[in-house]
Context: one part of a larger RNA
RNA sequence: GUCUGCGAGUUAUUCCCCGUAGCAAGCUUAAGCCGGUCCCCGGCGAAAGCGCAGCGAAAGCGAGUCCAAAUAGGGCGCUCAGUUGCUGGGAAUAGACCCGAAGCGGAGGUGAUCUAACCAUGGCCAGGAUGAAACUCGGGUAAAACCGAGUGGAGGUCCGAACCGGUCAAUCUUGAGAAAUUGUCGGAUGAGCUGUGGUUAGGAGCGAAAGACUAAUCAAACCCUGUGAUAGCUGGUUCUUUCCGAAAUAUAUUUGGGUAUAGCGUCGGAUGCUGAUGAGUGGAGGUAGAGCACUAAAUAAGCUAGGGCCCCUACCGGGGUACUGAACUUAAUUAAACUCCGAAUACCACUCAGUGAAGUCCGGCAGUCAGACUGUGGGGGAUAACCUUCAUAGUCGAGAGGAGAAUAAUCCAUACCAUCAGUUAAGGUCCCAAAAUAUGGCUCAGUGAAAAAGGAUGUGAUUUUGCUUAGACAAUGGGGAUGUUGGCUUAGAGGCAGCCAUCAUUUAAACAGUGCGUAACAGCUGACCCAUCGAGCGAAAUUGCGCCGAAAAUGAUCGGGACUUAAGCCAUAUACCGAAGCUAUGGGUGCACCGCAAGGUGCGCAGUAGGAAAGCGUCCCAAGUGCAGCGAAGGGGAAGGGGUAACCGACUCUGGAGCGCUUGGGAGUGAGAAUGCAGAC
Numbered sequence: 001g002u003c004u005g006c007g008a009g010u011u012a013u014u015c016c017c018c019g020u021a022g023c024a025a026g027c028u029u030a031a032g033c034c035g036g037u038c039c040c041c042g043g044c045g046a047a048a049g050c051g052c053a054g055c056g057a058a059a060g061c062g063a064g065u066c067c068a069a070a071u072a073g074g075g076c077g078c079u080c081a082g083u084u085g086c087u088g089g090g091a092a093u094a095g096a097c098c099c100g101a102a103g104c105g106g107a108g109g110u111g112a113u114c115u116a117a118c119c120a121u122g123g124c125c126a127g128g129a130u131g132a133a134a135c136u137c138g139g140g141u142a143a144a145a146c147c148g149a150g151u152g153g154a155g156g157u158c159c160g161a162a163c164c165g166g167u168c169a170a171u172c173u174u175g176a177g178a179a180a181u182u183g184u185c186g187g188a189u190g191a192g193c194u195g196u197g198g199u200u201a202g203g204a205g206c207g208a209a210a211g212a213c214u215a216a217u218c219a220a221a222c223c224c225u226g227u228g229a230u231a232g233c234u235g236g237u238u239c240u241u242u243c244c245g246a247a248a249u250a251u252a253u254u255u256g257g258g259u260a261u262a263g264c265g266u267c268g269g270a271u272g273c274u275g276a277u278g279a280g281u282g283g284a285g286g287u288a289g290a291g292c293a294c295u296a297a298a299u300a301a302g303c304u305a306g307g308g309c310c311c312c313u314a315c316c317g318g319g320g321u322a323c324u325g326a327a328c329u330u331a332a333u334u335a336a337a338c339u340c341c342g343a344a345u346a347c348c349a350c351u352c353a354g355u356g357a358a359g360u361c362c363g364g365c366a367g368u369c370a371g372a373c374u375g376u377g378g379g380g381g382a383u384a385a386c387c388u389u390c391a392u393a394g395u396c397g398a399g400a401g402g403a404g405a406a407u408a409a410u411c412c413a414u415a416c417c418a419u420c421a422g423u424u425a426a427g428g429u430c431c432c433a434a435a436a437u438a439u440g441g442c443u444c445a446g447u448g449a450a451a452a453a454g455g456a457u458g459u460g461a462u463u464u465u466g467c468u469u470a471g472a473c474a475a476u477g478g479g480g481a482u483g484u485u486g487g488c489u490u491a492g493a494g495g496c497a498g499c500c501a502u503c504a505u506u507u508a509a510a511c512a513g514u515g516c517g518u519a520a521c522a523g524c525u526g527a528c529c530c531a532u533c534g535a536g537c538g539a540a541a542u543u544g545c546g547c548c549g550a551a552a553a554u555g556a557u558c559g560g561g562a563c564u565u566a567a568g569c570c571a572u573a574u575a576c577c578g579a580a581g582c583u584a585u586g587g588g589u590g591c592a593c594c595g596c597a598a599g600g601u602g603c604g605c606a607g608u609a610g611g612a613a614a615g616c617g618u619c620c621c622a623a624g625u626g627c628a629g630c631g632a633a634g635g636g637g638a639a640g641g642g643g644u645a646a647c648c649g650a651c652u653c654u655g656g657a658g659c660g661c662u663u664g665g666g667a668g669u670g671a672g673a674a675u676g677c678a679g680a681c
Base pairs, nucleotide, nucleotide: 001681002680003679004678005677006676011094012093013092014091015090016089017088019086020085021084022083023082026050027049028048032044033043034042035041036040054061055060064076065075066074067073097236098235100233104226105225106224108223109222110221116200117199118198119197120196121195122194123193124192125190127159128158129157130155134151135150136149137148138147139146163187164186165185168183169182170181171180202218204214205213239615240614241613242612243611244610249262250261251260252259253258263368264367265365266364267363268362269361270360271359273356277353278352279351280350281349282348283347289341290339291338295335296334297333299331300330301329302328306324307323308321309320310319311318312317371396372395373394374393375392376391377390378389379388380387401412402411403410416587417586418585419584421583422582423581427577428576429575430561431560432559436574438572439571440570441569442568448563454548455547458545459544460543461542462541463540464539465538466537467536475532476531477530478529479528481505482504483503486500487499488498511526515524516523588605589604590603591602592601593600594599616670618667619666620665621664622663623662624661625660626659627658634654635653636652637651641648642647
């Protein structure tokens, strides 16, 4: 892991409610007793309980009573059937649907054969090295001290086996081993190691102290027990079908992943047009927008108090000002906490319509209290986030189907069942792949199929304007002069460093010069004019589609192939495809209505939590009725058999002794999940 079996809302008491049965202004017995028969029935038994009257704190009064001075007023009552069983739903108390802690308590017990410390009594430590004290001899001294040589054999001394340990590494790591092996390493006469026997224990021991150790268990051992501790937590919770169908909010909470009440669901009863919604009428309002009349912000100009600075002055005072500047004026602005104004919606009330899988009220039973995304209006954030937090609508949640390549929350659309029928939605119609190789334009960038400021004779459309056969634009040839080197400045300044002026003449035209150039001249060129040529040439504006700007991590790509008068983009027209939508045909079922019935008509039938209803099957009991050695149960199959389903099933093979059906009753009553339990493989 698989298979088989087992495995979770039970029972008791009390209370609430639906249903049902008996009796009814009453209903019922409890303990106990009597009788029957053999363990349950029948009878007796109102002690007591509930109901039949309430009000008041009470005395008390009573269809009333209490407050009160009250005959006023108000509160609660007065008309309204209960009670006792039984089934079912729920609550409380009990282990209370099942499994699951870590733990806490016990004057209950077992442990020191492991290990810690200690006590008693024994045992063990190859070999080598070093060479303390002391002593002897010699030297030495006044005597010592001291020096040398020898003897000697000290030491938590040294090296290193046994023994004890366990430093580092590798191996092993479903191991040979729940701590080892190999190499390496520390101690090895000591606070050493060790045998045997003994002592100390659970809030206690023991500890050269690590919260270490106390039998593979230690920040409180193990066994038993309170005990089914408790678990607002996790997991699991077993057959079918039908009807309806939520919530992820408010308030409170030692509350935030729990709970209570309300909201939203369902079932029953009552009510009977009240509901959503639409129309009409009447309201309150200060949002969007707008505005600057207030409050505040903010720009420019004008005007002008005050101030600064300068000047005159003995003082008073006066003058100036390229400084600053309130108020005021003009122009143009801004505001969630501004408003002289001011919608649309929404909201409130009334009237009318509105019979709806509407509303409202009472009662039983819930679940929900982590929501998510998208559009819109805001707050927070950075007008960031698949961000966060409100409001509002939708969808998902609890929703399948079609489109979006794939893709809860987008678009279309809400799936009772069947059909090898039709028709549409979104979206599509070259091939993959169902359906158009449709029409008119645009695009050349593979733009399409990601992006900004900014940039550009890309190209299409529209508009304005200038020049032009009296010859434009472009190109080519020629001219482009004189006073004069204008004056000043300067070393020089001759069109062309700089300053000033910028005239006049000859002309078809020609600047006191547009740029390059020279030390300054020179030189080249331009403006301007002529000729050649012969028809359009410039400058702007708006706009469509494109271009550049454009760098990312495994191999690229529009879903792919591929596509260029598209299979791209814009516009237009018709046709077609396309879903579980709609229609068609048949069938099922819920509710309502019609009908004596058979049946018919209309509207419904997605669904998690959850509510309500109807059934299937298992075991046992009672009554009835059947089958069975001419083959029961059980097991393997099973009819183009039945039932919407749970399931039922003739017949057949096996099997070899009991079993079914109907009605009613009772439950140890249904498994795929719980790191479920046991067994097998």

Predicted 3D model of a 681-nucleotide part of an RNA (large-subunit ribosomal RNA, domain II) from a compost metagenome.